[in-house]
Background: Transfer RNA from Schistocerca gregaria, 73 nucleotides, folded computationally. Rfam family: tRNA. Rfam links the family to the GO term triplet codon-amino acid adaptor activity. It is annotated as a transfer RNA. The prediction has a mean pLDDT of 80. RNAcentral holds the sequence, with entries from Ensembl Metazoa.
RNA sequence: GUUUCCGUGGUGUAGCGGUUAUCACGUCUGCCUGACACGCAGAACCUCCCCGUUUCGAUAACGGGCGGAAACA
Numbered sequence: 001g002u003u004u005c006c007g008u009g010g011u012g013u014a015g016c017g018g019u020u021a022u023c024a025c026g027u028c029u030g031c032c033u034g035a036c037a038c039g040c041a042g043a044a045c046c047u048c049c050c051c052g053u054u055u056c057g058a059u060a061a062c063g064g065g066c067g068g069a070a071a072c073a
Stems, first nucleotide, its partner, number of pairs: 001072007010025003018056001027043005049065005
C1' cells in the first nucleotide's frame, strides 16, 4: 500500500428501522451468618467510536473519518 472483518455499560456479549438497549461477570445497598463465602432481594453504571446522508423514526441501512485485528505485498 491492497483486501476482508470488528468497534455497544468497568469487562465480555446479544440486538427484524419503532424497547428512554439483552445477558453474564464485576460494583453498591439490604437480607442471611458470630464473621466471611455462597445464596436471595434490590439498585447504580450507556453520547451504542465520530461526522454526515436516507427515513416520520437510525445502535441497526448508506458515505466519509478515526481506532483495532487478520491475510497479501